[in-house]
RNA sequence: CCACGACAAAGGCAAACCAUCCGCAAGGAUGGGACGCAAAGCCAUGGGUCCGUUCCCAUACAGGAACGGAUCGCCAGGUUACCGAA
Numbered sequence: 001c002c003a004c005g006a007c008a009a010a011g012g013c014a015a016a017c018c019a020u021c022c023g024c025a026a027g028g029a030u031g032g033g034a035c036g037c038a039a040a041g042c043c044a045u046g047g048g049u050c051c052g053u054u055c056c057c058a059u060a061c062a063g064g065a066a067c068g069g070a071u072c073g074c075c076a077g078g079u080u081a082c083c084g085a086a
Stems, first nucleotide, its partner, number of pairs: 004084002012037002017032006035073001041079003045076003048071009
């Protein structure tokens, strides 16, 4: 340095839920709160899932397509990083 991840050390993040705010919605922000996380840091690049609009089909539900949005704590990938046992 790379890989790796301990009944190690110092720490870090913060699910659900609640309050307030933003958003048509999915969802997001702040505060509280901890289910968990060795990248649960960051990136929407590939896929998945979710939301909205338009069109097709259609009695309706459902289904299909395109566009826009969301999710990195869904998977993969990229990138940065603390410590140093096996």